Predicted 3D model of a 375-nucleotide RNA (Bacterial RNase P class A) from a soil metagenome.
[in-house]
RNA sequence: GGAAUGGGUGGUCGCUCGCGGGGCAGGCUUCGGCCGGCGUCGCGGGAGGAAAGUCCGGUCUCCACAGGGCAGCAUGCCGGCUAACGGCCGGGGGGAUUCGCUCAAAGCGGGUUUCACGGAAAGUGCCACAGAAAAUAUACCGCCGGGCGCGGGCGUGAGUCCGUUCCGGUAAGGGUGAAAAGGUGCGGUAAGAGCGCACCGCGGACGGAGCAAUUCGUCCGGCAGGGCAAACCCCAUGCGGAGCAAGACCAAAUAGGGGAGGAGGAGCGGCCCGCUCCGUUCGACUUCCGGGUAGGUCGCUAGAGCCUGGCAGUAAUGCUGGGCCCAGAGGAAUGACCGCCGCCCUUCGGGGUACAGAAACCGGCUUAUAGUUUC
Numbered sequence: 001g002g003a004a005u006g007g008g009u010g011g012u013c014g015c016u017c018g019c020g021g022g023g024c025a026g027g028c029u030u031c032g033g034c035c036g037g038c039g040u041c042g043c044g045g046g047a048g049g050a051a052a053g054u055c056c057g058g059u060c061u062c063c064a065c066a067g068g069g070c071a072g073c074a075u076g077c078c079g080g081c082u083a084a085c086g087g088c089c090g091g092g093g094g095g096a097u098u099c100g101c102u103c104a105a106a107g108c109g110g111g112u113u114u115c116a117c118g119g120a121a122a123g124u125g126c127c128a129c130a131g132a133a134a135a136u137a138u139a140c141c142g143c144c145g146g147g148c149g150c151g152g153g154c155g156u157g158a159g160u161c162c163g164u165u166c167c168g169g170u171a172a173g174g175g176u177g178a179a180a181a182g183g184u185g186c187g188g189u190a191a192g193a194g195c196g197c198a199c200c201g202c203g204g205a206c207g208g209a210g211c212a213a214u215u216c217g218u219c220c221g222g223c224a225g226g227g228c229a230a231a232c233c234c235c236a237u238g239c240g241g242a243g244c245a246a247g248a249c250c251a252a253a254u255a256g257g258g259g260a261g262g263a264g265g266a267g268c269g270g271c272c273c274g275c276u277c278c279g280u281u282c283g284a285c286u287u288c289c290g291g292g293u294a295g296g297u298c299g300c301u302a303g304a305g306c307c308u309g310g311c312a313g314u315a316a317u318g319c320u321g322g323g324c325c326c327a328g329a330g331g332a333a334u335g336a337c338c339g340c341c342g343c344c345c346u347u348c349g350g351g352g353u354a355c356a357g358a359a360a361c362c363g364g365c366u367u368a369u370a371g372u373u374u375c
Base pairs, nucleotide, nucleotide: 001375002374003373004372005371007341008340009339010338011337012336013335015046016045017044018043019042020041021040023038024037026035027034028033048355052366053365055364056363057362058361059360060243061242062241063240072239073238074237075236076235077091078090079089080088081087092117093115094114095113096112097111098110099109100108101107118234119233123232124231125228126227127226140174141173142170143169144168145167146166147165149164150163151162152161153160154159182200183199184198185197186196187195201223202221203220204219205218206217207216208215209214247298248297249296250295257289258288259287260286261285264278265277266276267275268274305324306323307322308321309320310319311318312317342353343352344351345350
């Protein structure tokens, strides 16, 4: 660093869902029943490997949508897997590290690990500091040549040596930098330089291998505009938006809206009288309809499901046989207390036991994780 696991076992009292039994009160009724509700008893189920972050991808739902484009976002070596993916598997290439071959270096081979791995010759832009120069190349120290230059030493002298200055050649060496205009070696030269040659690197053409990325070989070219696209940008490909508080259904009370009837209606304990109030153009009251709120039901958990074999495949994965049913609440249950055991600490009294809590559901990624087991 990867993988697996993620305390065990009892008692008492609760919570939630399902099934069954009996109980209580209720609604509807064609009187046969039907429907939910409340509490109670019994049995059974009741958090995770990440339920987390909400970073990707999908199922599902509603809204939008003739077709095409722009903008925006994402992805980016190749092949495969998948419902899909920015995920996974396999392969190629580059970097780092290590081992072997080797005296050593270079090189070759193996292991581990890592990569945002399309385009820098479409264009624009940037490359701090240092440095001569950061891309139309250039020259600080240096190296080399030259001058009716200057100064000094030696020499009888021609001259020669040293320093300095000016002009020129050069890019070996030094120095700067993350990066310096191919590298190493030999030749060459005044000194140098792909200036020439060999090898390596690089570019191109052709051929072989491979589905491809790519790789191998031969020949040619003296070598070219260095880096940054996780700068804008260009190219290719993909993407409509919002999310279960999605959304669908049932549906009070009150207040609005519409239709029909309508001259009465309501209260004063039952009836009569009487009285009061609201009405008869602005319509009391009755009834029907519709939208919608509270509330309720569905969505809601049997699924790209779990366990275990076989076959195909290097693998991811696919096909197939058998077995299993494993939360479904909803301001939100899955808990509290007391024992025993395991593990850790201990001052021997005791204390602690990781990360962490479902909210429509799946596939990934990322992050957290005590202890134990294992590679």

The prediction has a mean pLDDT of 79. Its Rfam family is "Bacterial RNase P class A". Rfam classes the family as a ribozyme.